Predicted 3D model of a 1380-nucleotide RNA (small-subunit ribosomal RNA) from an uncultured bacterium.
Its Rfam family is "Bacterial small subunit ribosomal RNA".
Model confidence (mean pLDDT): 84 of 100.
RNA sequence: AGAAUCACGCUGGCGGCGUGCCUAACACAUGCAAGUCGAACGCGAAAGGGGAGCAAUCCCCGAGUAGAGUGGCGUCCGGGUGAGUAACACGUGGAUAAUCUACCUAGAGGUGGGGAAUAACUCUUCGAAAGGGGAGCUAAUACCGCAUAACACAAAUUGGGGGCAUCCCCGAAUUGUCAAAGUGGGGGACCGAAAGGCCUCACGCCGCUAGAGGAGUCCGCGGCCGAUUAGCUAGUUGGUGAGGUAACGGCUCACCAAGGCGUCGAUCGGUAGCCGGCCUGAGAGGGUGACCGGCCACACUGGCACUGAAACACGGGCCAGACUCCUACGGGAGGCAGCAGUGGGGAAUUUUGGGCAAUGGCCGAAAGGCUGACCCAGCAACGCCGCGUGAGGGAUGAAAUCCUUCGGGAUGUAAACCUCGUAAGUCAGGGAAGAAUAAACAUACUCUAACACAGUAUGAUAUGACGGUACCUGACGUAAGCCCCGGCUAACUCCGUGCCAGCAGCCGCGGUAAUACGGGGGGGGCAAGCGUUGUUCGGAAUUACUGGGCGUAAAGGGCGCGUAGGCGGCCCAGCUAAGUCGAGUGUUAAAUCCCAGAGCUUAACUCUGGACAGUCGCUCGAUACUAGCGGGCUAGAGUGUGGAAGAGGGUGCUGGAAUUCCCGGUGUAGCGGUGGAAUGCGUAGAUAUCGGGAAGAACACCGGUGGCGAAGGCGGCUCGCUGGGCCGAUGCUGACGCUGAGGCGCGAAAGCGUGGGGAGCAAACAGGAUUAGAUACCCUGGUAGUCCACGCCGUAAACGAUGGGUACUAGGCGUCGGGGGGAGCGACCCCCUCGGUGCCGUCGCUAACGCAGUAAGUACCCCGCCUGGGGAGUACGGCCGCAAGGCUGAAACUCAAAGGAAUUGACGGGGGCCCGCACAAGCGGUGGAUGAUGUGGUUUAAUUCGACGCAGCGCGAAAAACCUUACCUACCCUUGACAUGUGCGGAAUCCUGCAGAGAUGCAGGAGUGCCCGAAAGGGAACCGCAACACAGGUGCUGCAUGGCUGUCGUCAGCUCGUGUCGUGAGAUGUUGGGUUAAGUCCCGCAACGAGCGCAACCCUUGCCAUUAGUUGCUACAUUCAGUUGAGCACUCUAAUGGGACUGCCGGUGACAAACCGGAGGAAGGUGGGGAUGACGUCAAGUCCUCAUGGCCCUUAUGGGUAGGGCUACACACGUCAUACAAUGGCGCGUACAGAGGGUUGCCAACCCGCGAGGGGGAGCCAAUCCCAGAAAGCGCGUCGUAGUCCGGAUUGAAGUCUGCAACUCGACUUCAUGAAGUCGGAAUCGCUAGUAAUCGCAGAUCAGCAUGCUGCGGUGAUACGAUCCCGGCGUUGCACACAC
Repeated sequence: AGAAUCACGCUGGCGGCGUGCCUAACACAUGCAAGUCGAACGCGAAAGGGGAGCAAUCCCCGAGUAGAGUGGCGUCCGGGUGAGUAACACGUGGAUAAUCUACCUAGAGGUGGGGAAUAACUCUUCGAAAGGGGAGCUAAUACCGCAUAACACAAAUUGGGGGCAUCCCCGAAUUGUCAAAGUGGGGGACCGAAAGGCCUCACGCCGCUAGAGGAGUCCGCGGCCGAUUAGCUAGUUGGUGAGGUAACGGCUCACCAAGGCGUCGAUCGGUAGCCGGCCUGAGAGGGUGACCGGCCACACUGGCACUGAAACACGGGCCAGACUCCUACGGGAGGCAGCAGUGGGGAAUUUUGGGCAAUGGCCGAAAGGCUGACCCAGCAACGCCGCGUGAGGGAUGAAAUCCUUCGGGAUGUAAACCUCGUAAGUCAGGGAAGAAUAAACAUACUCUAACACAGUAUGAUAUGACGGUACCUGACGUAAGCCCCGGCUAACUCCGUGCCAGCAGCCGCGGUAAUACGGGGGGGGCAAGCGUUGUUCGGAAUUACUGGGCGUAAAGGGCGCGUAGGCGGCCCAGCUAAGUCGAGUGUUAAAUCCCAGAGCUUAACUCUGGACAGUCGCUCGAUACUAGCGGGCUAGAGUGUGGAAGAGGGUGCUGGAAUUCCCGGUGUAGCGGUGGAAUGCGUAGAUAUCGGGAAGAACACCGGUGGCGAAGGCGGCUCGCUGGGCCGAUGCUGACGCUGAGGCGCGAAAGCGUGGGGAGCAAACAGGAUUAGAUACCCUGGUAGUCCACGCCGUAAACGAUGGGUACUAGGCGUCGGGGGGAGCGACCCCCUCGGUGCCGUCGCUAACGCAGUAAGUACCCCGCCUGGGGAGUACGGCCGCAAGGCUGAAACUCAAAGGAAUUGACGGGGGCCCGCACAAGCGGUGGAUGAUGUGGUUUAAUUCGACGCAGCGCGAAAAACCUUACCUACCCUUGACAUGUGCGGAAUCCUGCAGAGAUGCAGGAGUGCCCGAAAGGGAACCGCAACACAGGUGCUGCAUGGCUGUCGUCAGCUCGUGUCGUGAGAUGUUGGGUUAAGUCCCGCAACGAGCGCAACCCUUGCCAUUAGUUGCUACAUUCAGUUGAGCACUCUAAUGGGACUGCCGGUGACAAACCGGAGGAAGGUGGGGAUGACGUCAAGUCCUCAUGGCCCUUAUGGGUAGGGCUACACACGUCAUACAAUGGCGCGUACAGAGGGUUGCCAACCCGCGAGGGGGAGCCAAUCCCAGAAAGCGCGUCGUAGUCCGGAUUGAAGUCUGCAACUCGACUUCAUGAAGUCGGAAUCGCUAGUAAUCGCAGAUCAGCAUGCUGCGGUGAUACGAUCCCGGCGUUGCACACAC
């Protein structure tokens, strides 16, 4: 992600059916919501009309009407709400033999005869009102006696039947007690003066019996949370008697007894109306109790009774209270949790509508009246259901928009267009069902004396709020939104934004290319709705009954004994039948759910029928198992008997070693202590040593993954006391067992109380050290304490982090205790067995690690405990404690994790191995000075930019005076300095003048080429002009990139395929034993192979050979001279080969690889050097080499020119140069290289100049000529330790050279000047052999400029070694992983 239910946001066409204060049981204006009966009774208007009278007034009609009153029935129903209630309130099943019941139905009876009042009314009176008082009259179906009466009630007696203890049913006879009302219709005979009696019908009335429906009461069982609520109870529990009730009962009262309830949770606190059902779920379950239905409770709050069949009474009463209203201040009135409606509260919930037509209720004989119950309508997408917003055709795939790789693609048959068809609405026409058993009337029948009345049947007739609505017909004819598109999750692109704005359910997006923000396009989903928030269930096996766990993730109680409870061996054709199982039956209301069918055009909805449903009751049956009862057994358990082991426990006695102290002897200056010291002790004699003594504590060796104990724990020897376990054989008891909530006991160390004891040790404390500090670690001291007795405490990493019991499930090897067998002379060995304690390991288990007969395996029984981390084992409360504290044990709040095991790395002031100028040994430096150069900083118009630990800083730059040049200032250009395309013109090109700093501008002159073509003309290249596409950018992003490069590191590593192992990450291979410079090689091995690296192949150098012999060389001759002849032997040159491979010998090693030594050899174990740089790391460096995405500039961030800047200078750093001197400086003389370069070039001889240099011009495109004197060295001389004959900075003057040009800003020369500096603090760099050091030479760049860089040769040292500091391999730990 689902389902359900509200509110809110956006949107909104129609209809049907439902639903609509969840909050303030908050307060209520107004109207309505319960009356009715004249056929119970008495009284009785008025308006208006008519009449009489002069008038007052009277009479008649209105009318026995309206109206109130007496009386009856109803108002206890219906309607509302959920406050209270944890209760027999509700549900379910029973009981009532402990009860009542108006109206209704059925039955059998009765209804006689009297009496006295009182409302209304009249008069009067009080009060503002509400409302009364007094006097008088009157009726009844109102009220009261009397009569009669039972099968009714009461009392006692008795027969029968039944039940459940009190009792119930049927019957017999006796005594006592209690009734009533009339009204209306009709009427023949008879009676009466009349009224009427009387008769009859109907409705009533009285007592009784029964029914139906309703109600009361009692009981079993069932359904919330808290034990941080554990004890509650005085009418309390029971009895006797009485009262009371319709009725049982402490319901009430008197007396008596002392009971009753509770861990199976009383009492108390919190929350809550309960149920049918509803939502969810596969189910079990969880949540809920709106609408509809059943029950309960309540009616402003609390209490009380009256009336009545029924009430303790929503629209009755009384009292009290709060509130509101009226008042004349004396006093009164009121109760929307009825229907509407108002205020208020709230996220939020409707009209002050119509009608009694239907259904139902009350009254009435009826007509009828009343009915906010109800039926309808109104409002609200609040929910469910149905329908529509068109259907078919239609491709140049229109326009438009979006994207684009610029080709195109998408929206999209979508639209337009054609054909067809039209809910709602409007207009017009038609038009229901819902309504029949009315009354009255007609006919027939029944009752009756009766053709009256009344009843029954049939016939005919009246009545509609909704509403002219549904529906039918005709014409016109309208209607889509919302959310989402990073993953979960279905749907992708562009632009904007730039950790901003914002999104977000979780993970997480956004810091310049965002499918995640906002907009557009497109897409997905649902649709008159769509999203969001809240709530519930689900997913969640995440409280686990179904269906979880506890060695290390949260979780085994520290250990035992044991109560309740739970669970429990074998046998019986045993008994019972509680559990269990089966059958039947009763109930489980209706509605709902499910199935079938039916009615609205369908569905929702409704109707009819069926089915389902319990942990319920009753009856019958079954008896395997469990349980109960009875009987039996011995395998569990226990006990007797015989043995052996043990630091098991507690008490007493006792021993030696050691420490310390005391006394004495010997003896002298130290001792002690540490990393090193100091405090401390000691000349008042310590330490050391000998002898003697005192005291306390602990028991070396034996001693052991040895023993014992439940755990904590237990260790010298020994006496006695005592617990438990084990083994052997054999009797006895007969399930006596296991576990164990509470409870009780034990329980290391530390700690507490009282009293002892105190040698050593030693918290606290003191001192000394260490240190930044050192309330520590180290040292010197030292008190509680440690020890004993008694009493507390009750904890622990009380650990095997593993509760107890029983059974079962491969093996192997130790060890302790016991028993048996075998062998042996024996120590002792072998086999079997019981019990304990260990190791390894199969199956199995486990997330893995691991466990594995001592289970963490397979099962059963019982207990304890867990439910994300932190807060917190805290707070509060309670209990315990002398205290310290312990036990029990939360919440607010907060986090998106906390955690386990294992993996790969990285890391460690972990350990092992090994290597490297890593250290050490050594040589020379840097850091101090002056200068050069780079950088930082500062400055500046600009001091262009980049590079920043190693791995930036003489780096890019192998050459900044202009140029370079990217910077600054000023002046200019705008299709542009450069590319392609178009048009027009001109060839190109060259020369000159003027203005200007120049770019540039203006003007003049010369000049015609190539190809095609007869010519005209056209074309290519080039130049100019014009317009537009475009150029251009050393502008940004190296964190968008390619390429290239640095670094670890020339370190020996980095991987793959297949296989194997592991749930997996991953491991193995690549580890191990050797060896190597090397993952080099060998051996071993669940690995076998392979790749990139290593090595080799390449270049160079060292030896030899061959080939070749000029410009090279020279053994011969010759010369001043390889100068010449001759030659190519040698050197050399440069091409090709050879050579070295641990090949040989000895030793070591494992018979290997290899190492060590040796021989030979120019060279020996990679001979030296170079090139060569694995997988990767550092978002390392570079967009300013180049390439390139995106962004930005476009009369400028492009282009040109001149000048300036990159060269600044209080400072700081890096890298160098030169020095500080005598291993030296200076002077003179003299010797020997290699590798390079040279035609815009190197430049000889010779001449000039002190010199830089100038002149000169031979030679050389170079083994020929030139640069070119190599220098240190060597020889001789001088200086004599001095700021110098060291050192050369700085400055002055004069020059030289390059160049268009040396002012900013070149190099060099000469003369003069001669600064700092006397070897450099902390610190730090390079180097292992032709190396360091030292000496010079050449080259690239380059007009010129070298202390830099790159090369070259000359001279030429030191290193014991593997402890430490920095880099590799495997190992270990880890709370690290942007990785110390």